[in-house]
RNAcentral holds the sequence, with entries from MGnify.
The RNA shown here (SAM riboswitch aptamer (S box leader)) has 115 nucleotides and comes from a soil metagenome.
Its Rfam family is "SAM riboswitch aptamer (S box leader)". Gene Ontology term of the family: regulation of gene expression.
Its mean pLDDT, the model's own confidence on a scale to 100, is 83.

This record gives sequence, C1' cells and structure tokens, in this order.
RNA sequence: CUCAUCAAGAGGGGUGGAGGGACCAGCCCGUUGAAGCCCCGGCAACCGCCUUCGGUUCUAUCGAAGGAAAGGUGCCAAAUCUGGCCCGGCGUCUAGAACGCCCGGGGAAGAUGAG
Repeated sequence: CUCAUCAAGAGGGGUGGAGGGACCAGCCCGUUGAAGCCCCGGCAACCGCCUUCGGUUCUAUCGAAGGAAAGGUGCCAAAUCUGGCCCGGCGUCUAGAACGCCCGGGGAAGAUGAG
C1' cells in the first nucleotide's frame, strides 16, 4: 500500500501498585486493585489443515460448500464504548455557515488477518 472483517462470542490465579478504554471530547472502568509481565483456561475460525463438488493447463491450481480445532496469529467490560468529517431526518429560538437529538446513511481514523 491492497483486500476482507469489526452489533455475536470468550476470565481465573500470581506478580505489580495507578492508571486504562489508540488520538481529542464525552462517558465509563480502576485501591472491592489499572497498565505491564508470568501461569492456566476459554472464544472465534483469518491463514494453514481435512472432505465433497465444479472449472482448468489435473500428484497441481482456482472457485464453491462443509468439517475439525493438534499448527501460525488474534481476541476474552461497554457496537471499534459513543461522537469527531459529509449528506439526510427531527426539534429549539437568538432564525444562523446556529445549537441540540438513546434518528438514518456514507466517510475518515483505528484494530485484526492475509498478501
């Protein structure tokens, strides 16, 4: 940089000792113990693996469907916690390039995997 996914799911112990939820704002979590590190456990099924079917240039490769969870990652508060930019809807009065909304859509940014 490209592609896919992001409303589901899954936590205990030890250590540690004040932060954490990417950023900013909000709002939450935290001395009934945060982050980090270690151990054990779990979730999921991206890669890899297995089966079937189909195409092809047929010990292979591509696509589709399904399976397992011993391998490589990832993850285990809250929708990616919510918003941030744009469009639309609704409401308010100071009537605007305004403000607000447990409203909708799309982006941006971020996370994870694969290349």